A computed fold for a 92-nucleotide RNA from a bovine gut metagenome, annotated as SAM riboswitch aptamer (S box leader).
The prediction has a mean pLDDT of 81.
RNA sequence: CUUAUCAAGAGUGGUGGAGGGAACGGCCCUGUGAAGCCCGGCAACCUGCUUUCUGCAAGGUGCUAAAUCCGGCGUGGGAAUCGAAAGAUGAG
Numbered sequence: 001c002u003u004a005u006c007a008a009g010a011g012u013g014g015u016g017g018a019g020g021g022a023a024c025g026g027c028c029c030u031g032u033g034a035a036g037c038c039c040g041g042c043a044a045c046c047u048g049c050u051u052u053c054u055g056c057a058a059g060g061u062g063c064u065a066a067a068u069c070c071g072g073c074g075u076g077g078g079a080a081u082c083g084a085a086a087g088a089u090g091a092g
Stems, first nucleotide, its partner, number of pairs: 001092006011039001013038003019029003024071003040064003044061003047057003068086001073083002
């Protein structure tokens, strides 16, 4: 850079000590302990198995508060919806 998906799923643990939720604006989470790390768990993509629908495994990444938390841009009288932008993850 291209492409697919993003409204589901998953801790009463240990460690750690003040931050975090992508950026911005909100609004949230947090000493009833944040981020990170360990263990556990989930199963999105790839991989393997399976005749197929599908299911299984959990090997490689990934994920493990809130719809990508919501909004902004376009569409609508407005809200919603839809689309885009931006972002995240996998594959090439």